[in-house]
Context: one part of a larger RNA
RNA sequence: UUGGGUUUAAAGGGUGCGUAGGCGGAGAGAUAAGUCAGCGGUGAAAUACCCGUGCUCAACACGGGGGCUGCCAUUGAUACUGUUUUUCUAGGAUACGGAUGCCGUGGGAGGAAUGUGUGGUGUAGCGGUGAAAUGCAUAGAUAUCACACAGAACACCGAUUGCGAAGGCAUCUCACGAAGCCGUAAUCGACGCUGAGGCACGAAAGUGUGGGGAUCGAACAGGAUUAGAUACCCUGGUAGUCCACACUGUAAACGAUGAUGACUAGCCGUUGGGGAGGGAUUUCCAGUGGCCAAGCGAAAGCGAUAAGUCAUAAGGUUGAAACUC
Numbered sequence: 001u002u003g004g005g006u007u008u009a010a011a012g013g014g015u016g017c018g019u020a021g022g023c024g025g026a027g028a029g030a031u032a033a034g035u036c037a038g039c040g041g042u043g044a045a046a047u048a049c050c051c052g053u054g055c056u057c058a059a060c061a062c063g064g065g066g067g068c069u070g071c072c073a074u075u076g077a078u079a080c081u082g083u084u085u086u087u088c089u090a091g092g093a094u095a096c097g098g099a100u101g102c103c104g105u106g107g108g109a110g111g112a113a114u115g116u117g118u119g120g121u122g123u124a125g126c127g128g129u130g131a132a133a134u135g136c137a138u139a140g141a142u143a144u145c146a147c148a149c150a151g152a153a154c155a156c157c158g159a160u161u162g163c164g165a166a167g168g169c170a171u172c173u174c175a176c177g178a179a180g181c182c183g184u185a186a187u188c189g190a191c192g193c194u195g196a197g198g199c200a201c202g203a204a205a206g207u208g209u210g211g212g213g214a215u216c217g218a219a220c221a222g223g224a225u226u227a228g229a230u231a232c233c234c235u236g237g238u239a240g241u242c243c244a245c246a247c248u249g250u251a252a253a254c255g256a257u258g259a260u261g262a263c264u265a266g267c268c269g270u271u272g273g274g275g276a277g278g279g280a281u282u283u284c285c286a287g288u289g290g291c292c293a294a295g296c297g298a299a300a301g302c303g304a305u306a307a308g309u310c311a312u313a314a315g316g317u318u319g320a321a322a323c324u325c
Stems, first nucleotide, its partner, number of pairs: 007300002014201004021194003025088007033081002035077004040072003049065006091191001092188003095184004103177007110154001114150008125136002162169002206247006216240001220236004259312005266291011295302002
């Protein structure tokens, strides 16, 4: 170089945006750089290869031939690629209309629970466990009622539901912002795809500064268990858990499945829209699930949301073999 793979055997980057680069829709014209063909020059000799000849053979030597796959110039061809001119609307984007959602950011509000404080009622236990003990309690606990305060999280609805690029996102409400979807087919006219570097985002834990601190709770202390128990269980409990700003940049960051586009039987649900119909129902688009045809797969399985059949393929890391010394 050619080539084989990446759900589970080694192997998809955590995710997006995007630079260089690579790749790229349809019609017509021009050009002829790539590409193809003809012709000319060059490609030294020796060596090497083929045929033959000469040394008694061979090595060796000599003669002839082909080749030297390349480069340069020139004349043509024009399908494809490139460049350029012009046109198009199927990709893409914009506009207008419509509905949808736990999408984001910042305010405001709410109830249940928990804990604490104060007061009332009330009396000897409470709590905890396999059983206990540590712990709390006559300085009145636990229980119960009223009021107040604090912080954190939002039961039911709730679902193979929905949204987001991923991480992730759920009480209600307001403001601001964003996105995809459906419809119209009005506008632009290939403006596209991927993407080495780069930039941004990125659970939890952790770090810095300042707040906050109800619950839970690494560390730690005590009580148990045990041969021991630096654990599992129990009583406490610091950091943390929460907020603001700044860092960190990792996860079984998983669908263990990179992105975009095209094509390939069906059946059953469901979410958001559109069309038809009086309705039952049916159909189209975009998602999200189940079972399967063909096909694929070592199998498990995947199967229009592919792991089926094709297309695009930059860049990086490691690094064989044939041949030769």
A computed fold for a 325-nucleotide part of an RNA from an uncultured Bacteroidales bacterium, annotated as small-subunit ribosomal RNA, central domain. The RNAcentral record of the full RNA draws on SILVA. Rfam family: Bacterial small subunit ribosomal RNA. Rfam links the family to the GO terms structural constituent of ribosome and ribosome.